Notes: This is a predicted structure of a 73-nucleotide RNA (transfer RNA) from a Candidatus Dormiibacterota bacterium. The same sequence occurs in records of 4 taxa. Its mean pLDDT, the model's own confidence on a scale to 100, is 84. RNAcentral holds the sequence, with entries from ENA and MGnify. It matches the Rfam family "tRNA". Gene Ontology term of the family: triplet codon-amino acid adaptor activity. By type it is a transfer RNA. About the family: Transfer RNA (tRNA) molecules are approximately 80 nucleotides in length.
[in-house]
RNA sequence: GGGCGGCUAGCUCAGCUGGAAGAGCGCCAGCUUGACAUGCUGGAGGUCGGGGGUUCGAAACCCUCGCCGCCCA
Numbered sequence: 001g002g003g004c005g006g007c008u009a010g011c012u013c014a015g016c017u018g019g020a021a022g023a024g025c026g027c028c029a030g031c032u033u034g035a036c037a038u039g040c041u042g043g044a045g046g047u048c049g050g051g052g053g054u055u056c057g058a059a060a061c062c063c064u065c066g067c068c069g070c071c072c073a
Base pairs, nucleotide, nucleotide: 001072002071003070004069005068006067007066010025011024012023013022019056027043028042029041030040031039049065050064051063052062053061
C1' cells in the first nucleotide's frame, strides 16, 4: 500500500431482504431470610464508532474518516 471482518446498554452479543432497538449477565428497588446467597417481581441504563448522502422512514443501503483483528504484498 491492497483485501476481508468487526464497532449496538457497564460486559458478551442478537437485530430475519429498511418500519424506528432487544436478550443474557451485571446494577438498583421491593418480596422472601435472623442475615447473606438463591429465587420471584419491577425498574434504570443506548447520539447503534464520527460525519455526510439516499428514502416518507436507516442499526441496516451508499460515500468518507477513525479504532480493533486477520490475510496479501